Model confidence (mean pLDDT): 81 of 100. The RNA shown here (transfer RNA) has 72 nucleotides and comes from a Patescibacteria group bacterium. It matches the Rfam family "tRNA".
RNA sequence: GCCCCCUUGGUGAAACGGAUAUCACAUUAAGCUUCGGACUUGAAAUUAGGGGUUCGAAUCCUCUGGGGGGCG
Repeated sequence: GCCCCCUUGGUGAAACGGAUAUCACAUUAAGCUUCGGACUUGAAAUUAGGGGUUCGAAUCCUCUGGGGGGCG
C1' cells in the first nucleotide's frame, strides 16, 4: 500500500428494512431483613461519527475513526 471481517447501555449478547431497540449480569431507588445477602418492584443508561437510499435504516450504500486477520 491492497483485500476481508467486526463495531449496539458499564460488560456480554438479541433484534425479516416496520412497536417506544430487547434480554442477562452490573449500577441505582424502594420494599423485605436486627444488618447484610437472596428475593420482589421500579429507574437510569445503547445502535462509533458524518452523508446518502427508502414511506420507513441498528439493518442497505458511501466516507471517516477504532479493532482484528490475510497478502505484498

The organism belongs to Bacteria candidate phyla, within Bacteria.